About this RNA
Predicted 3D model of a 1526-nucleotide RNA (small-subunit ribosomal RNA) from an uncultured bacterium. Model confidence (mean pLDDT): 83 of 100.
RNA sequence: AGAGUUUGAUCCUGGCUCAGGAUGAACGCUAGCGGGAGGCCUAACACAUGCAAGUCGAACGGGAUUGGUAGCAAUACCAUGAGAGUGGCGCACGGGUGAGUCAGAGUGGCGCACGGGUGAGUAACGCGUAUGCAACCUACCUGUAACAGAGGGAUAGCCCAUAGAAAUGUGGAUUAAUAUCUCAUAGUUCUUUUGUUCCGCAUGGGACGAAAGAUAAAGCUCCGGCGGUUACAGAUGGGCAUGCGUGACAUUAGCUAGUUGGUAGGGUAAUGGCCUACCAAGGCGACGAUGGUUAGCGGGUCUGAGAGGAUGAUCCGCCACACUGGAACUGAGACACGGACCAGACUCCUACGGGAGGCAGCAGUGAGGAAUAUUGCGCAAUGGGGGAAACCCUGACGCAGCGACGCCGCGUGGAUGAUGAAGGCCCUUGGGUCGUAAAAUCCUGUCAGAUGGAAAGAAAGGUAUAUGGGUUAAUUAUCACAUAUGUCUGACGGUACCCACAAAGGAAGCACCGGCUAACUCCGUGCCAGCAGCCGCGGUAAUACGGAGGGUGCAAGCGUUGUUCGGAAUUACUGGGCGUAAAGCGCGCGCAGGUGGUUUGCUCAGUCAGAUGUGAAAGCCCACGGCUUAACCGUGGAGACUGCUCCUGAAACUGGUAGACUUGAGUGCAAGAGAGGGAAGUGGAAUUCCUAGUGUAGCGGUGAAAUGCGUAGAUAUUAGGAGGAACACCGGUGGCGAAGGCGGCUAUCUGGACCGAUACUGACGCUGAGACGCGAAAGCGUGGGGAGCAAACAGGAUUAGAUACCCUGGUAGUCCACGCCGUAAACGAUGGGUACUAGGUGUUGCGGGGUCGUCAAAGCCCGGUGCCGCAGCUAACGCAUUAAGUUCUCCGCCUGGGGAGUACGGUCGCAAGAUUAAAACUCAAAGGAAUUGACGGGGGCCCGCACAAGCGGUGGAGUAUGUGGUUUAAUUCGACGCAACGCGCAGAACCUUACCUGGUCUUGACAUCCCGGGAAUCCUGUGGAAACAUGGGAGUGCCUCUUACGAGGAGCCCGGUGACAGGUGCUGCAUGGCUGUCGUCAGCUCGUGUCGUGAGAUGUUGGGUUAAGUCCCGCAACGAGCGCAACCCUUGUCUUUAGUUGCCAGCAUUAAGUUGGGCACUCUAAAGAGACUGCCGGUGUCAAACCGGAGGAAGGUGGGGAUGACGUCAAGUCCUCAUGGCCUUUAUGACCAGGGCUACACACGUACUACAAUGGCAUAAACAAAGGGCAGCAACAUCGCGAGGUGAAGCGAAUCCCAAAAUUAUGUCUCAGUCCGGAUUGGAGUCUGCAACUCGACUCCAUGAAGUUGGAAUCGCUAGUAAUCGCGGAUCAGCACGCCGCGGUGAAUACGUUCCCGGGCCUUGUACACACCGCCCGUCACACCACGGGAGUUGGUUGUACCAGAAGCAGUUGAGCCAACCGUUUACGGAGGCAGGCUGCCAAGGUAUGAUGAGUAACUGGGGUGAAGUCGUAACAAGGUAACCA
Repeated sequence: AGAGUUUGAUCCUGGCUCAGGAUGAACGCUAGCGGGAGGCCUAACACAUGCAAGUCGAACGGGAUUGGUAGCAAUACCAUGAGAGUGGCGCACGGGUGAGUCAGAGUGGCGCACGGGUGAGUAACGCGUAUGCAACCUACCUGUAACAGAGGGAUAGCCCAUAGAAAUGUGGAUUAAUAUCUCAUAGUUCUUUUGUUCCGCAUGGGACGAAAGAUAAAGCUCCGGCGGUUACAGAUGGGCAUGCGUGACAUUAGCUAGUUGGUAGGGUAAUGGCCUACCAAGGCGACGAUGGUUAGCGGGUCUGAGAGGAUGAUCCGCCACACUGGAACUGAGACACGGACCAGACUCCUACGGGAGGCAGCAGUGAGGAAUAUUGCGCAAUGGGGGAAACCCUGACGCAGCGACGCCGCGUGGAUGAUGAAGGCCCUUGGGUCGUAAAAUCCUGUCAGAUGGAAAGAAAGGUAUAUGGGUUAAUUAUCACAUAUGUCUGACGGUACCCACAAAGGAAGCACCGGCUAACUCCGUGCCAGCAGCCGCGGUAAUACGGAGGGUGCAAGCGUUGUUCGGAAUUACUGGGCGUAAAGCGCGCGCAGGUGGUUUGCUCAGUCAGAUGUGAAAGCCCACGGCUUAACCGUGGAGACUGCUCCUGAAACUGGUAGACUUGAGUGCAAGAGAGGGAAGUGGAAUUCCUAGUGUAGCGGUGAAAUGCGUAGAUAUUAGGAGGAACACCGGUGGCGAAGGCGGCUAUCUGGACCGAUACUGACGCUGAGACGCGAAAGCGUGGGGAGCAAACAGGAUUAGAUACCCUGGUAGUCCACGCCGUAAACGAUGGGUACUAGGUGUUGCGGGGUCGUCAAAGCCCGGUGCCGCAGCUAACGCAUUAAGUUCUCCGCCUGGGGAGUACGGUCGCAAGAUUAAAACUCAAAGGAAUUGACGGGGGCCCGCACAAGCGGUGGAGUAUGUGGUUUAAUUCGACGCAACGCGCAGAACCUUACCUGGUCUUGACAUCCCGGGAAUCCUGUGGAAACAUGGGAGUGCCUCUUACGAGGAGCCCGGUGACAGGUGCUGCAUGGCUGUCGUCAGCUCGUGUCGUGAGAUGUUGGGUUAAGUCCCGCAACGAGCGCAACCCUUGUCUUUAGUUGCCAGCAUUAAGUUGGGCACUCUAAAGAGACUGCCGGUGUCAAACCGGAGGAAGGUGGGGAUGACGUCAAGUCCUCAUGGCCUUUAUGACCAGGGCUACACACGUACUACAAUGGCAUAAACAAAGGGCAGCAACAUCGCGAGGUGAAGCGAAUCCCAAAAUUAUGUCUCAGUCCGGAUUGGAGUCUGCAACUCGACUCCAUGAAGUUGGAAUCGCUAGUAAUCGCGGAUCAGCACGCCGCGGUGAAUACGUUCCCGGGCCUUGUACACACCGCCCGUCACACCACGGGAGUUGGUUGUACCAGAAGCAGUUGAGCCAACCGUUUACGGAGGCAGGCUGCCAAGGUAUGAUGAGUAACUGGGGUGAAGUCGUAACAAGGUAACCA
């Protein structure tokens, strides 16, 4: 730091996804050790049990139990708590000594408001930050000053009685205090009045006085002290107030009655509507009040380059809460977590009368949940409470336990070790890999194990002794003084750590391996099972599923899931956009707001600089240090905490203030232009209608028709009249207006702009959220009007249908007046304003100006409106002084597609509807511009037997042949538009043959290797359909060695073993090769250069020309390659050479080129020549080329052939061959016999023969080329009517043979189903062959079908061609109407390119790219999903009104009751209180009526998704009616 994903490819826009970090986490697999951290995020749900706040006997009354000693015991003494004296006992009273004790309960003091928990509530002065209090309080602590005198009456406990189950009381008697009361004392304290002085930012404050009044205290003691009271200070902690900051919703826009302020009073520690009375009518709000919703806040934490974003566990600060709600008491402090009262819900106890409780303290339980620990040890340390202290208490805290929850560290061994072991996996079978990995050898000893040793954390304090000091008459005693020494205290824990011991021994997994993204192979599976973060994998060769081997990454962890930041510049402050991608309001006017020309002075709010205080600690950062290291911890630092406050200064800029200016803006004057607007009048043309005339049969309409009109007289035409609407020509990318929009003419009312000249005002400007106004068409309301046009509607056509397009009619409407609506593709798809930035050329304003007398033109100036174009910008297209360029300023709007401009709610509207405006769900795209193709019922140019012009066919008949279908045991298989169908098959009776039936074989019919035997081979039996099975006989070869016997070998045969053979079995969509087709069409590309961000373009386009991308010219292209052409073969002319088997002019000869002879000619077959637009004329751009001509055998590629570019069709072929994979292996292989491929209601293709006279038949006569021939062609002779038979010359062929027909001549037939036609059938034969039944060809005799030129449709052919005639060959024993060749005879037509088909080039549109056999829309049907409406219904929150009124507080009353003080007659009264009553406030609760957000609902509505459903074909091409908006 980026990457993947829209496309055939490209650039852009834009979303989705990934790689990183983090986590109080959870889940899956796995797991050796330690350190230091953290651990209910959910139900502020309910809680059993234990503990978490007590302490002080040196404040007080008082006191159970227990131990020891003596005694027999009662008992006594001592100690725990006390002994003694007097006394007979009880009661009462006084003094001394001593000081070691408090279990339980009580009075009293202090504490319990700290510490600990939780985050429900709270959007708030709650928190953060900075200030203020001249408006305040502060127990304990510290300092200073002063004081503590004299009295009194009670009360708890205890005891007695008594109620109750209990909790808990009630009554009586008695008692103490540092409890409580009265009096005294009273300064600086307080209240009231008042004086002097100093100070302050206002109210005011400080200091010093005066007068009057009011208020204090407590004792205990070890005698050292400790406590008490008052006052002033300090410290600490708190209270209150203020500035600023601190979520989201406007589909919450108005809120407020103690409300806002004042006066007076009350209340509080204290200000204040905090409360009350009265007075005023204010206060808050678009800078977001009010309402509903969410949330504890901060230091910090995570992330990020930062700015930011997210977060608020652990630690620290603040706040709030303590079962829910309310209210208070005590106290320095609470409206109080482990206090009290009341109400409510819940739980528990109960004797049913009543009571008790509050884990959001620590453990723990249940429940909830994906999920979060022990009912542990200790006060040893730190801290806290009480105490004089010892001490006591402390689930704060220190430790331990549990769980890999995260962070950090360590280990699971090290070295050597190649035969590269075994084994696994792969394999091209050679090998490779796991892999120095293992084994083996030599070492080491961390951790764990087991043995022993063994810390620090402990210092205070107490106590003992000693010394010094204080005190004292005295070392008598004592000290809260000091020093020294000794002694006492450890939960963790026998822990950390250390030493020695043994042993490689006990210790590795998880995820991934298609791309992103590091890492590849095999097997299995076969759109199945499954994977998947995105793109996407899987339909028989899956690096993507599952397994394995191997590899990659991390590692005691690894993956997955969730959340969050990043990447995302994808909300853009830093740092985005709005012509076409999402996005400029339809247009104006204008309040608030924002912003604003030149200049001077002042000011200093913003701004800048310096300095002040603060910004807690922890954390982050830096340095050093401590644990073996690290994590962790400590100490110090910082320029870090980006902030706020206060002070001082600067004065440029912004702001403020005072003044000035004229250039922005505006006003006055003059002139002209204009469909600008309103309202009134008026004109002609045309349509329609009415009346009358002329006139007669049609008119009208269309692609063609029909409906319609017309003999009741239309259309046409003439005249007259009526009525409404619109204004031809001029008319123009001309004008005007803000936009919508505005068009005959006239006058009238009126708005704006422009130009010119000058005077004036003096920044008055720009923009503009809301608000207000205007706003096409359609539509709505009321009333008119209505000629034409024309939704709806009717009819006629078209059509498969046609609720359309076309036609004939036709109503709303269109028009007018008034009122609504408020939207359009309201578009320049471009908001307004200012300034600046090359030009060129039109047009408009009787514009200005105009040299030279006038006019006019040109150059020039201003305003508008167009086109082209530079820089610049843009993704590109394009924009370009009328910006989409460069600046400033203001407003509006956008943030993936769909759902949806929809639902709900609000506002507006008569309605239609408009406006504002979501979510669930769903997809990985949707989109813009441009590129290359392809396509178009788009355009242009051109070609082709493509059409046209012709000739002959097919389609009708019969037959042949192939195919489909059907049939069959099988009718083997393949080929299916052109480009399958006389195709594979150049030839199925057996064989072929792959198919069927039956009979057989299993290392096999065929190949290689091994073993055993045998010569091979030949002859001949038996069974059988044959294959095959089983016999007999003959026979011993070749090569090497060896004397021989014999051994070995090659080939062959038989038997055996296993490796293997075999397969016309599957996949042509795994392939090679070969082939078809577009198409013998003229195209297809490359290098370099150039252009473009790029895909790509250019070249290859353009102008000509050609059969041709053939050539020429031009050109940012220049060249080149594969194609075209040429080179090759053949044919047409000539020459040369050669002259047999060919030829014969002249000579001789013959029946005959038969022979001699010859090689001139023909011919043969080799080499050459020839044709190149070379020559002439014309046209053409001085070109290429074309046209015409000459010459020539041939003329413009002379004719024909071979030759097939890049590619397309997953075209064809696994059954020619080759081949991957799969399948089969006593069968899907192999052999044999028979059958089938030859079937036959039918359909199609291709052919043959015909339908006849251009003919048939008969007789006679003539002329080819190219081929083939020894298992052959066969002359000739002979036999047969014939197919053919018999005999047989010649010829391995320019020598011999196969071997011509149409034609010609003559005759006949005379238009008929015929002397046409020959199918079919009967009979008889021939030939081939082991064999013609299924199932051959041919011959003869007889038979003599359909058919009289063929519907729609369709094929071939442009010259030696079509047509017609025969000949040959391959295959082959035989079988040819097919195929491949050969020659003979031998035409017609082409004006031309409008149309059909195919193709080429250019261009255009495109939503296509599997490319129009494309894409794609909507209803309906089915399934699923989420949502809206919905009669209602359920529970929640909340407002208003009223009722109600517990506890408490305040007030009032207080006839009942009362110790202290006063008076006093001792009865009582007074003062002061208490209970009780009443009143006020008020929680729960209740009633009524609203609001609101949820849940649910019969039914209903549209939406989304889904494989192949139905109906049509709306859009994309002119999409077949251009499309689209309202």